[in-house]
Molecule: transfer RNA
Organism: Niastella populi
RNA sequence: GGAUCCUUAGCUCAGACGGUUAGAGCACCUGACUCAUAAUCAGGGGGUCUUCGGUUCAAAUCCGAAAGGAUCCA
Repeated sequence: GGAUCCUUAGCUCAGACGGUUAGAGCACCUGACUCAUAAUCAGGGGGUCUUCGGUUCAAAUCCGAAAGGAUCCA
C1' cells in the first nucleotide's frame, strides 16, 4: 500500500425480506429469604446502535465517506 470482516447497555452478544416499544445473559442497584454471606426469587436503572452525509413515509438494518480494531496479501 491492497483485500476481507467487525463496531449495538459496564462486559459478551442477538436483532429474517427496512415497519414504528432496540433485546438477552452476566455485572450493578433495591426488596424478599437468611443469624449472616452465597445461592434463589421479585423488581429496577443503564443505549447519540462508532461518526458524518445520502436514499426512504419510515434506517441499528440500504448506499457513500471517515475513524478505530482484526485477519490475510505485498